[in-house]
This is a predicted structure of a 1557-nucleotide RNA (small-subunit ribosomal RNA) from Syntrophothermus sp. The RNAcentral record of the sequence draws on ENA. Its mean pLDDT, the model's own confidence on a scale to 100, is 84.
RNA sequence: AUCGGAGAGUUUGAUCCUGGCUCAGGACGAACGCUGGCGGCGUGCUUAACACAUGCAAGUCGAACGGUCCAUACUGGUUCGCUGGUAUGGAUAGUGGCGGACGGGUGAGUAACGCGUGGGUAACCUACCCAUAAAACUGGGACAACUCUGGGAAACUGGAGCUAAUACCAGAUACGCUCGUGAGGUGGCAUCAUCUUACGAGGAAAGGCGGCCUCUGAAAAUGCUGCCGAUUAUGGAUGGACCCGCGUCUGAUUAGCUGGUUGGUGAGGUAACGGCUCACCAAGGCGACGAUCAGUAGCCGGCCUGAGAGGGUGGCCGGCCACACUGGGACUGAGACACGGCCCAGACUCCUACGGGAGGCAGCAGUGGGGAAUAUUGCGCAAUGGGCGAAAGCCUGACGCAGCAACGCCGCGUGAGUGAAGAAGGCCUUCGGGUUGUAAAGCUCUGUCUUCUUGGACGAAGCUCCAGACAGUUAAUAGCUGACUGGGAUGACGGUACAAGAGGAGGAAGCCCCGGCUAACUACGUGCCAGCAGCCGCGGUAAAACGUAGGGGGCGAGCGUUGUCCGGAAUUACUGGGCGUAAAGCGCGUGUAGGCGGGUCUUUAAGUCGGGUGUGAAAACUCUGGGCUCAACCCAGAGACUGCAUCCGAAACUGGAGAUCUUGAGGGCGGGAGAGGAAAGUGGAAUUCCUAGUGUAGCGGUGAAAUGCGUAGAUAUUAGGAGGAACACCAGUGGCGAAGGCGGCUUUCUGGCCCGAACCUGACGCUGAGACGCGAAAGCGUGGGGAGCAAACAGGAUUAGAUACCCUGGUAGUCCACGCCGUAAACGAUGGGCACUAGGUGUAGGAGGUAUCGACCCCUUCUGUGCCGCAGCUAACGCAUUAAGUGCCCCGCCUGGGGAGUACGGCCGCAAGGUUGAAACUCAAAGGAAUUGACGGGGGCCCGCACAAGCGGUGGAGCAUGUGGUUUAAUUCGACGCAACGCGAAGAACCUUACCAGGGCUUGACAUCCACAGAAUUCUUGUGAAAGCAGGGAGUGCCCCUUCGGGGGAGCUGUGAGACAGGUGGUGCAUGGUUGUCGUCAGCUCGUGUCGUGAGAUGUUGGGUUAAGUCCCGCAACGAGCGCAACCCCUACGGUUAGUUGCUAACGGGAGAGCCGAGCACUCUAGCUGAACUGCCGGUGACAAACCGGAGGAAGGUGGGGAUGACGUCAAAUCAUCAUGCCCUUUAUGUCCUGGGCUACACACGUGCUACAAUGGCCGAUACAGAGGGAAGCGAAGUCGCGAGGCAGAGCAAAUCCCAAAAAGUCGGUCUCAGUUCGGAUUGCAGGCUGCAACUCGCCUGCAUGAAGUCGGAAUCGCUAGUAAUCGCAGGUCAGCAUACUGCGGUGAAUACGUUCCCGGGCCUUGUACACACCGCCCGUCACACCACGAAAGUUGGUAACACCCGAAGUCGGUGGGGUAACCGAAAGGAGCUAGCCGCCUAAGGUGGGAUCAGUAAUUGGGGUGAAGUCGUAACAAGGUAGCCGUAUCGGAAGGUGCGGCUGGAUCACCUCCUUU
Repeated sequence: AUCGGAGAGUUUGAUCCUGGCUCAGGACGAACGCUGGCGGCGUGCUUAACACAUGCAAGUCGAACGGUCCAUACUGGUUCGCUGGUAUGGAUAGUGGCGGACGGGUGAGUAACGCGUGGGUAACCUACCCAUAAAACUGGGACAACUCUGGGAAACUGGAGCUAAUACCAGAUACGCUCGUGAGGUGGCAUCAUCUUACGAGGAAAGGCGGCCUCUGAAAAUGCUGCCGAUUAUGGAUGGACCCGCGUCUGAUUAGCUGGUUGGUGAGGUAACGGCUCACCAAGGCGACGAUCAGUAGCCGGCCUGAGAGGGUGGCCGGCCACACUGGGACUGAGACACGGCCCAGACUCCUACGGGAGGCAGCAGUGGGGAAUAUUGCGCAAUGGGCGAAAGCCUGACGCAGCAACGCCGCGUGAGUGAAGAAGGCCUUCGGGUUGUAAAGCUCUGUCUUCUUGGACGAAGCUCCAGACAGUUAAUAGCUGACUGGGAUGACGGUACAAGAGGAGGAAGCCCCGGCUAACUACGUGCCAGCAGCCGCGGUAAAACGUAGGGGGCGAGCGUUGUCCGGAAUUACUGGGCGUAAAGCGCGUGUAGGCGGGUCUUUAAGUCGGGUGUGAAAACUCUGGGCUCAACCCAGAGACUGCAUCCGAAACUGGAGAUCUUGAGGGCGGGAGAGGAAAGUGGAAUUCCUAGUGUAGCGGUGAAAUGCGUAGAUAUUAGGAGGAACACCAGUGGCGAAGGCGGCUUUCUGGCCCGAACCUGACGCUGAGACGCGAAAGCGUGGGGAGCAAACAGGAUUAGAUACCCUGGUAGUCCACGCCGUAAACGAUGGGCACUAGGUGUAGGAGGUAUCGACCCCUUCUGUGCCGCAGCUAACGCAUUAAGUGCCCCGCCUGGGGAGUACGGCCGCAAGGUUGAAACUCAAAGGAAUUGACGGGGGCCCGCACAAGCGGUGGAGCAUGUGGUUUAAUUCGACGCAACGCGAAGAACCUUACCAGGGCUUGACAUCCACAGAAUUCUUGUGAAAGCAGGGAGUGCCCCUUCGGGGGAGCUGUGAGACAGGUGGUGCAUGGUUGUCGUCAGCUCGUGUCGUGAGAUGUUGGGUUAAGUCCCGCAACGAGCGCAACCCCUACGGUUAGUUGCUAACGGGAGAGCCGAGCACUCUAGCUGAACUGCCGGUGACAAACCGGAGGAAGGUGGGGAUGACGUCAAAUCAUCAUGCCCUUUAUGUCCUGGGCUACACACGUGCUACAAUGGCCGAUACAGAGGGAAGCGAAGUCGCGAGGCAGAGCAAAUCCCAAAAAGUCGGUCUCAGUUCGGAUUGCAGGCUGCAACUCGCCUGCAUGAAGUCGGAAUCGCUAGUAAUCGCAGGUCAGCAUACUGCGGUGAAUACGUUCCCGGGCCUUGUACACACCGCCCGUCACACCACGAAAGUUGGUAACACCCGAAGUCGGUGGGGUAACCGAAAGGAGCUAGCCGCCUAAGGUGGGAUCAGUAAUUGGGGUGAAGUCGUAACAAGGUAGCCGUAUCGGAAGGUGCGGCUGGAUCACCUCCUUU
C1' cells in the first nucleotide's frame, strides 16, 4: 500500500453427478396500479431527423459616411400660415465596419483517421489579442441613400440625375516579405531546412475623437500631444487543417475485391502534402492477421453492475464529430460550402388579381400527431458568459430564476409520557378463555411541519458617476491612462430564505405480502368452479396457496407490478470449464501456412525488468478538510486515472544474428518376422448343373404342415464333364497395416516395422487451419460373369389380421475390369507427440549373458500384444508404463431437451444423396452412473393337495338357499376376483323393519333442566282399521316441618315455554375400534462398528442343515428386538388323591333292574403328577449342526388337534353392531299406527340337499356311541289317534329325571334291472301344532298324485389317516319354522414314481427406458382443433449498384463580335474585367436488365401442442424374431427384409487367459 468473493428451489422411490430453468441483490431519463403532508438538490419526447399556428431566440457602431426627422437655445427671412442658418442633444432607413462560422439544438447519416490515445507537419493557415521594428506620401473615378419617372396584386424591381466616406481604384516609397539567378556556411534519415551575401523583379495604408501652443477679431487649419482605428514584417498566444502508429460491433449461409484502380513522369489545383484533378507510361494494389458485401451503431470522459477480470450502456454534465425539410452547388469571409445567408432541383404547406411569389422550431415556449410515456406560449438581464461600441449602453429563450410532475436522491413530520376495569367492539375458541392490547379512553405535557401576525437577508462588486490625493505619458498643472481612499446608484428570484410571536394534538398513512424458496396463521365462503402462480405448484366439501375478515410480517410518503441491464451464472471458464459412458476426438493419413521447439559459446536488445521525463482536459471516483442546522448537494487540496510516447540502464529467460555439439531426427552397414499392398499363374475339397449307368416310390421341409420336386424315374448311389465362388484343418485376446482392412499355393514388383553395432548428417523436429490422398457394406454408370446365397417379388403356412418371424422358389446384387459415391456402433464410443510415475503374470519377434559337446532351464534387455493390481485420478462405473495418473506443445470439438442434422443458401455428386448448417415455436426438464424394490414368455436353489398318483364331488335333473338382472308403490341397506354370492341374517306371517301406501303427533317414542297442576294408580263411554282424539268416574300413599289451616321434598303423571331431543340421512376416500387377505409364509428390523461422497451396504450373503433367519461352520462384523420354536388347552400311557348321582371284582339280600346292604379293586369322573430330550446305539457328515437306521417305549424325531397371525400390503370391508369429526334434516330424512313389501319371476350364476339305484329299495327282528340341552323348560309311565298329535302329569334346576329311538351295522324275507317296489318334485283332499293372526307367507301328518332324472360337455373343487368317503346324534337361533351353521361320535379307505410342467410363495443372482412399480412403460400412421415455419404460379414494396438517355444551379476552361468609370494612350484605341455562348463535371429525373431484402398468395409439406378418439405393438425383460448403426428395397402404420458393422445383448456350453485355495 491492499478492505475483498454467502446461496436457494426444481429431473429421482431415494442418491451422486451433469445440465438447463427460476428466485433472493443492485440500477433506471422509466411507465402502470393504489395511496399521497412539507422542504432542499437534481431530472423530465427514450416513440414520428413527423408536420408546425403565434411570439421571441443576432445584432451593434452617428467617435467611419452623406442625408433625413425630432427637441432645446440663438439667429435670418416672413404673406405670421411658416421657412432658412448655427450650436447642443436625441432618433434613424441607407453606405461602411465588426459580428451573424460563437452560443443553443439534434443524433438522421457515419464501421470511418469518425472517435480515443500517442506522435508528426523539414507539407500548413490563423480575424480579434500581446510583443518588437518600421511606415502611413501623392492622386483619381464612382455607387446607394435622396430626387424624378416607370412596371407589378404582392414579393420586388427598371431607367435618368445628384452625393460622402475608414467604400473603390491608380501611382510613389519600403524592410528582416515574396519570386528568380549566382556564391558560400551550418543542420537533417531523406525530400530538404536554415543562415550570409550580390543582382534583378514584385507588393502597403484611412482616418476618427479629444487636449494644448503659435497665429487670428473669432472659429478653423499647419504644428505638438493622447487614445482608437488602419499598413508592412517578425515572433507569441489562441483556434484550426492534414498525415501516421495502436485501439474501436455482428455475420464466411458475404471469398474473392479493385480502372483513377496501384505506382511513375509532367502539368493543374489547394493554406498545405497527396490520383486531389488531368495527360502519358507501367500493371499493379487489397484479402483467411477476414478484403469486398450485408446488418447494426454517432465516439469518448464517464454511468450501472461486478471481489476482480469482465459484461452492459453512452440520457443529464464535459470533449470531439456529423446534421439543419430532402438532394446538389458555390459565393462572401481570417474562418462556412454556413440551423434563424444565397442559387438550383424535389416533396410538402401557405398567399395570389393565376401572371407569380413566400416558407423551413433537430433554438425557447407552445400546437397537432405518434405513443405506455415526458413540463410554462412564465420572470429577468440583478449575477456569470458572449457580440458590437471609446464609452454610456444596446442585444442575448446562452444564462440566472420561478411554474408543473413523488420522476430520482436526501432530510423532517403525522406527536411524547403515563395509563389494567386488561373497557367496549371485532376475530378465534377446547366455551375455561385467548387476541387486537398500553393499543384506545382518561390524565400530564411538547410545539417540529402546516396556519396566522411581525421583522427580514447573503447573493453587489465592478463598469460608471461625484470628491480627493498620487503615479505614468507629455512642452504642459491640459487631456488621457493606471492603481488608491471616501461617497452615491444597481436584485428577476422575493417580502423568498431566515428570525420572533400566537394558537391548539389540533390539519397530515399508506402499500405489498403471510405453502416452500422467504420474515409473517387462523376463521368463513367456494368446491378442478371462480380463481392464483416468479419456479416448484395450489383449487375435485374440513384450502395457512383462490375470495373476504381478524391477526401478523415488511417497507414507509411511498408501496407494489411491468420492462431493461449487470450480478448470482465457474451457464463461453484470461482470471476460471470440459470432450471413455452425461453435449463434445475429424473414419484415417500425407502435408502448406501458422503455433511450439535439444546442448554450449558470442552478440543484439524486439519481448521482459528498473529508473527518469512528457502526457493521461475539467467534471466524475477515493481520501482529508470545509460551506448550506444535518444529509443529499456544493467547494478546496491530495490520490487515482492500472494507458501511451520517449530517454537512460540491466541481460537471467523468450526472440533475432553468428559459431559449435550430438543425446532428438534421419541416413549408411549387418541381421529378422509377418493373412502389408499390386499383378500373373496354379491346386484340391464342397455345392449346383449336364451326360450315362444302377435303382424304385417317394424326396424335401417343419413345432406340425403345405407349397415344391418325383413313375416323362426324383431322392440315394457310381463314373465322366462344365462352370463360378470361397479357401476346412493349421488358427492362437497370434501376426501385419495409418485407418478401412488382410487368410490355399507359387513367382515377379513393392511399402512399412523390429533388433544389433555406433560409420555419416548435425535440430534437419512435433503438431497441423485450409489443401490433397486413402476410405467396410450398400448403391450408381459401362462392359463382362453368374455355382451358391439372396433384398424385391410369388406361393405355402402361422395368425383376429401377418404387407413379418418359418418353409418352397426367386431377380437385382454378391464376383471381375474401369469410373463414381465418401458414408457406418468407420468404436478402445478414448486425436497426435515427448517426458516422468510400484509391481506381478502370459504371449509374439529379436539380441545378449550364464551353463552345456549341444539343446533346454534360468537371468537381462528392446519392440508389439493381453490380463491382474499400488499410488493417483474419476460423479460413479472404472482407468492404472498400451493412463482416463503427473506435466508441456499443437489440432479438432461441446455449451439444456425437442424442433433438427431438418429448412433455406452455397459447394460436391449421373442419381441416391453427402457436406456446411439455422430460426420460429415448445417443454422444465432431457440425461450419466450407481442404490433399493418390483417385474421378466432371464438363470439357479427350495417349499406348498401346486402338479402328478388316487378317492369323492361340482358343472346335466328336481328342489332349497344366496346373488345378478328384470319387475314393482316398495320389492330397505350393505358385501363384488381369489379374499361378495346357505355372506351381515345364531332363523322377515305381525313385531323384527331400516322400504312402500294411508292415517296421526310436533319439546316429541327416549335424556337433562324450569314453571304450574295432579299422588301413583285404576275403572269406563263415544269415534276410529289402529295409533290417536274427545270425555266421565274412583282414589289420595311415603319422608320432613307444623301454629294442625297447611307448607316443603323424592318418585310418577299431565300441561306449557325454550334450551334441546331424534335421524338405520351422507361421507369407511375425514376417523377410532373390529375384521378379511397374502400367510402360520419365514420373514421384518434395530444399536454399535466397518465400507461407500451418497442413496445405501455389511450383519441377513457364503458352505451345509431344518417345518422354520432351525441350528452349525466360515466371514468386518459383534450383539439385540418383533416373528419361528417352546411355555397354554384338548387328546394318547402310567401313578397318586377322592368315591356320589358313577362303578360292581369279592361278600350278603333280592320282585332279577348295581335294585338293596356293602365296597372303592376295576371302568369312569377331575385334581395333582410322571413320561419324549435325537437322551442311548450304529452309520453318513467337516471331530459340527444334522440326517438315516435301530433299541427301549403307550407315544420318536414339532406324537395328533387347537389357541396363538411379525414389519407391512390391498385409500380391502364396515358411519346399518358400537363410537365419532364434518355436512344435511327439525310440523320431518324424527316419531306412532294399520296394511303391504323384503317371499315378485322370461332368465343367468354361486353354494347345497335329494337322487338316478341291487355295495340298493322296502318289510320284520336285533346290537353298539359321544357330546349336549332342559323351569313361561325338558316332559316319563299310562291312554286315544294309521299318523302329526291329544289327554295326562311322575321325575328333574340334572354323572340321579327327561329329551333319547342313535343310524349305518347284523340276522331273516322280498324286489331282479324296469323310469322300476328306483326317484321323490308337483298337485288335490283331509287333518295336526305354534301363535292375537298361517290369504299374501310357517312347519308337520295321512290318503291320493308320481315330474325331471339311467352318473352329467367345455371346464372345475376338496382331500395325505382315524384323513377322504359314508352314517346318524346334539346344540344355538327360536312362540313356530333348518337341506344352513356350530359341534359330536359310528364305520372307515386308496395313493404320493417324482418336481419337467400349471398356480402361489421364499432365498441368491441377472437385465430393465418400470417406481401408481408389467393391469408398468411406450412407438408410428389416421381423424379433429389450434400454433409457428418451409415450398409455391405469381404479386407488392424497399435498398445499393450498373448501362444508356436527359441534364438545373454552379466552379473551372474556352470564346468574345455584345458591354465596360478609374490604368496606359499618339485619343484611333489598348490592357483588364464581363453579360452572352460553347465545353468538362454533375443533383434530380427517365429507360433497361440483373442483384438483394421484406410483405403477401390459391395450393402444398412436414413440425409442435392438445380430453378418457381410431388402427395396430415397434422399443424397454432374451420385450416374446436380441437391439442398434450405415445403406438399399418393400409395406396402412409403427416397421420388415437383404448386405456389412457394433455390444451400448440375456442365457447355456466350449476354448483361452487370469485370480484364489